């Protein structure tokens, strides 16, 4: 400084599930209560994967609804992978 990561200590973060006259088409994200858990469960959608479908193109089909596939765009970092920034020293 760098690796590791404990029957260390200070601390952190918060799944489900309730809630909200919130946000959005949803998926999902915020606020607010809650703790299953978490050594990066800190930040990043690069690259897999999963998730969602207002629009938008095509296809069937009875009736403008339904469906199916495409194409876009979006969620998810607590799905993995990979960047990146930290806290602590018993090894």
């Nucleotide at each position: 400084u760098u690796a590791c990561g404990a029957u260390a200590a200070a601390g952190c973060c918060a799944a489900a599930c309730c809630u909200g006259a919130c946000u959005g088409a949803a998926a999902a994200g915020c606020g607010g209560g809650g703790a299953c858990g978490g050594a990066a469960a800190g930040c990043c959608a690069c690259a897999g994967a999963u998730c969602u479908u207002c629009c938008c193109u095509c296809u069937g089909u009875a009736u403008c609804g339904c469906a199916g596939a495409g194409a876009a765009a979006g969620a998810u970092g607590g799905c993995u992978g990979g960047g990146u920034u930290g806290c602590c020293u018993a090894u």
A computed fold for a 91-nucleotide RNA from a Campylobacteraceae bacterium, annotated as c-di-GMP-I riboswitch aptamer. Its mean pLDDT, the model's own confidence on a scale to 100, is 85. It matches the Rfam family "c-di-GMP-I riboswitch aptamer". Rfam describes the family as follows. GEMM was predicted in a large-scale screen for bacterial structured RNA regulatory elements.